This is a predicted structure of a 71-nucleotide RNA (transfer RNA) from Porticoccus sp. Rfam family: tRNA. From the family's description: Transfer RNA (tRNA) molecules are approximately 80 nucleotides in length. Clan: tRNA clan. By type it is a transfer RNA.

[in-house]
RNA sequence: ACCCUUGUAACUUAAUGGCAAAGUAGCGGCCUCUUAAGCCGACAACCGAGGUUCGAUUCCUCGUAGGGGUA
Numbered sequence: 001a002c003c004c005u006u007g008u009a010a011c012u013u014a015a016u017g018g019c020a021a022a023g024u025a026g027c028g029g030c031c032u033c034u035u036a037a038g039c040c041g042a043c044a045a046c047c048g049a050g051g052u053u054c055g056a057u058u059c060c061u062c063g064u065a066g067g068g069g070u071a
Stems, first nucleotide, its partner, number of pairs: 001070007010024004018054001027041004047063005
């Protein structure tokens, strides 16, 4: 320099164009003599900017961060 690939919640993962889904962690409550475990609840995210589309996490382009490859 070029090519490929991956960016979704604090962390680990879903969602193949139509209301963003869970687990763990943290928070509140129940239970308990207390803690742990268990049960219930709420909060919280689509890497950035454009484009296509009635509609984009999803498709396209550029950028950006991580990983890999060739020279």